[in-house]
RNA sequence: UACUUAUCGAGAGCGACCGAGGGACUGGCCCUGUGACGUCGCGGCAACCAGCUGAAAGGCAAGGUGCCAAUUCCAGCGGGAUCAUCACGAUCCCGGCAGAUAAGGA
Numbered sequence: 001u002a003c004u005u006a007u008c009g010a011g012a013g014c015g016a017c018c019g020a021g022g023g024a025c026u027g028g029c030c031c032u033g034u035g036a037c038g039u040c041g042c043g044g045c046a047a048c049c050a051g052c053u054g055a056a057a058g059g060c061a062a063g064g065u066g067c068c069a070a071u072u073c074c075a076g077c078g079g080g081a082u083c084a085u086c087a088c089g090a091u092c093c094c095g096g097c098a099g100a101u102a103a104g105g106a
Stems, first nucleotide, its partner, number of pairs: 001106001003104006013042005021031003025076004043068003048064002051060001052058002072098001077095007
C1' cells in the first nucleotide's frame, strides 16, 4: 500500500505550549483568539487483539492498539414509504459507495 473479516445511534477532558485554522473529500451545517487544529503531561472511555474461566457465554483492565464536540455531524449512488405540488420539493426507511478502527494473511 492493496485485500479479507468485524464494528461504527453508547461511552469518555483537564492543564501546559503553540497561534489560525479545523471537522478525510465535495456540498451543507458546525467548532474556533472565551485559543480551535496540533504537540506534550496527566486523567478517562471502550473492550478489537493478548491474557482468565468456559459448551454457549462471561468477567478483568496490569500488556498491544484505538478513542475522549456534534450518529462516521448530515448528505453524496440506487431503491422504497409518507406528505405536498402545475412544478421544484420535505421527512423517514433500506441497501450501497467512501472513510475510520481493530485483527489477519499477502
Source information:
Predicted 3D model of a 106-nucleotide RNA (SAM riboswitch aptamer (S box leader)) from a Desulfuromonadales bacterium. Its mean pLDDT, the model's own confidence on a scale to 100, is 83.